[in-house]
Context: one part of a larger RNA
RNA sequence: GGCGCAUGGUGGAUGCCUAGGUUCUAGGAGGCGAUGAAAGACGUGGUAAGCUGCGAUAAGCCUCGGGGAGCUGCUAAACAAGCUUAGAUCCGGGGAUUUCUGAAUGGGGCAACCCGGUCCGCGUCAUGGCGGAUCAUCUAUGACUGAAUACAUAGGUCAUAGAAGCGAACGAAGGGAACUGAAACAUCUAAGUACCUUUAGGAAGAGAAAGCGACAGCGAUUCCCUGAGUAGUGGCGAGCGAAAGGGGAACAGCCCAAACCUGUGAUGCGUGAUAGCCUGCAAGCGUUGCAUCAUUGGGGUUGUGGGGCUCUGUUUGAGGGGGUUGCAGCCUCCUCGGAAAGUUACAAAACCUGCUUAUAACAGAAGCUUCUGGAAAGAAGCGCCACAGAGGGUGAUAGCCCCGUAUGUGAAAUAAGACAGGUCUUUCCUGACAGAGUUCCCGAGUACUGCGGGACACGUGAAAUCCUGCAGGAAUCUGGGGGGACCAUCUCCCAAGGCUAAAUACUACCUAGAAACCGAUAGUGAACCAGUACCGUGAGGGAAAGGUGAAAAGAACUCCGGAAGGAGAGUGAAAUAGUACCUGAAACCAUGUGCCU
Numbered sequence: 001g002g003c004g005c006a007u008g009g010u011g012g013a014u015g016c017c018u019a020g021g022u023u024c025u026a027g028g029a030g031g032c033g034a035u036g037a038a039a040g041a042c043g044u045g046g047u048a049a050g051c052u053g054c055g056a057u058a059a060g061c062c063u064c065g066g067g068g069a070g071c072u073g074c075u076a077a078a079c080a081a082g083c084u085u086a087g088a089u090c091c092g093g094g095g096a097u098u099u100c101u102g103a104a105u106g107g108g109g110c111a112a113c114c115c116g117g118u119c120c121g122c123g124u125c126a127u128g129g130c131g132g133a134u135c136a137u138c139u140a141u142g143a144c145u146g147a148a149u150a151c152a153u154a155g156g157u158c159a160u161a162g163a164a165g166c167g168a169a170c171g172a173a174g175g176g177a178a179c180u181g182a183a184a185c186a187u188c189u190a191a192g193u194a195c196c197u198u199u200a201g202g203a204a205g206a207g208a209a210a211g212c213g214a215c216a217g218c219g220a221u222u223c224c225c226u227g228a229g230u231a232g233u234g235g236c237g238a239g240c241g242a243a244a245g246g247g248g249a250a251c252a253g254c255c256c257a258a259a260c261c262u263g264u265g266a267u268g269c270g271u272g273a274u275a276g277c278c279u280g281c282a283a284g285c286g287u288u289g290c291a292u293c294a295u296u297g298g299g300g301u302u303g304u305g306g307g308g309c310u311c312u313g314u315u316u317g318a319g320g321g322g323g324u325u326g327c328a329g330c331c332u333c334c335u336c337g338g339a340a341a342g343u344u345a346c347a348a349a350a351c352c353u354g355c356u357u358a359u360a361a362c363a364g365a366a367g368c369u370u371c372u373g374g375a376a377a378g379a380a381g382c383g384c385c386a387c388a389g390a391g392g393g394u395g396a397u398a399g400c401c402c403c404g405u406a407u408g409u410g411a412a413a414u415a416a417g418a419c420a421g422g423u424c425u426u427u428c429c430u431g432a433c434a435g436a437g438u439u440c441c442c443g444a445g446u447a448c449u450g451c452g453g454g455a456c457a458c459g460u461g462a463a464a465u466c467c468u469g470c471a472g473g474a475a476u477c478u479g480g481g482g483g484g485a486c487c488a489u490c491u492c493c494c495a496a497g498g499c500u501a502a503a504u505a506c507u508a509c510c511u512a513g514a515a516a517c518c519g520a521u522a523g524u525g526a527a528c529c530a531g532u533a534c535c536g537u538g539a540g541g542g543a544a545a546g547g548u549g550a551a552a553a554g555a556a557c558u559c560c561g562g563a564a565g566g567a568g569a570g571u572g573a574a575a576u577a578g579u580a581c582c583u584g585a586a587a588c589c590a591u592g593u594g595c596c597u
Stems, first nucleotide, its partner, number of pairs: 001596009015582001016547002020518002022515007029507002031166002039101003042055003046079002049075003061095006070083003106115003116135007137163009170201001171199005181188001185235001211218002222249005232240002253499003256443001260298002263295007276285002278329006303477001305442003308438008317336007337429006350423005355417005361409003367382005383400002385389001391403003448472008458484001479494005534541002554581001557568004
């Protein structure tokens, strides 16, 4: 020196564990904010660094409930000083306070700072000073005021109401890539994806056929399964890719515009022979009336076309007022009574009571002995409960030790409810139905056409359908649109106005739970004071780091040493469990020893 064995050191793999994650299920909630949010800065404790809580009333104040013996949060003990059966600490409901920044909003500003105006009050001899309230902008509505410029308008001022900003995903809309694939690449694809912007709701959007279909019919929308990788589309390449129909989930239908009637206002016309004032007769009035425009109320909403207007027929409670007056009729309004419906659309607002649920809680069965052991829940023996043998803890593995679990009970206060009843509101009786006539209405720069694009599974294609930038430009039911060029026949539907719950999507957040999910190089980046330390001018990037023991019983005392550290002693079941602490692999380093050289 090498090889081996033994014993150590170093190191932190492995095993076991879990305080944290991951993915889901069910329910809730689906927002917070000028009554100042989210997020922060700075403070705040007897001693106080960080975290947590809180805000100059500052680990808290008041009140209402729960609860019942200790308490003054955590790292983290200690001392001091206190509180508490006159009910503290603690848990829940409501309230008060809530510095400064931040939409930040009196003005400014390098966020957490600086400087004001007005009114009221305090203080000073007075000025300075202090306290409270208030003062941003925009939009809508109303009022006042008011230029050039006469009326007016612009502008200005005030009042009232609203907005703003933040937030995980889901939604709608406006914009909108490229890598990539096509084994290159240009049409195409990726993809209307990513991303940007605007904006909303607890969902959104869509939605009651100018639909689909096929000679049979269906009957708003949405979502799922199927139809079907079919029909199609496609440098007919790569690829893209329906619909009807069938089966389910959930179901809900409505309101305007117009014709016509009526009232009001404006403008125009107009006669003195009144054309008018509901009709008939008589009296009376007459800036009444007519036309256009605007508007209130009624009417009306459909495709076997519907509605209006005129006439006819059938049927329907009472009373009162009005239409210039009286009578008869007619029309219209109100009241009582009766009936019906309703606040998710169909008209719309709110309150009360009850019920249910949520936010603290409460009751809650049944086991002992011996043995082993440091410790019994283990073993043995003999029992018991069970609507409870889910789970967790306790010195090893506990239905019966503890917390719980099954089950049952419970709220002063607040909140929620598409729950029930009532108040209330609305509608109808006041009209409805049938028939005949009339041809008044039925959404216009619209439909449609041409050109250019886009969306439809459909790339211009035979290309219908939908949207529209430019140009042109209809009809009103004997009308108009669709049925995949177009025409005819046939058939379905009624555009150019609007509202509408549920079934559907999502989960930042709360509650309860689950897992052939992870178990500390895993699982979130983060099990630990992590979006921290650290890096970067910045946008941004972004770690490492868990485990003594049942209990600190965390080693009094002695010795070596300056200390660190160690040797005894002591604790403990164990100290080769000593806070560099469970287990303690390998590389690596030693010591001892055997063999070889």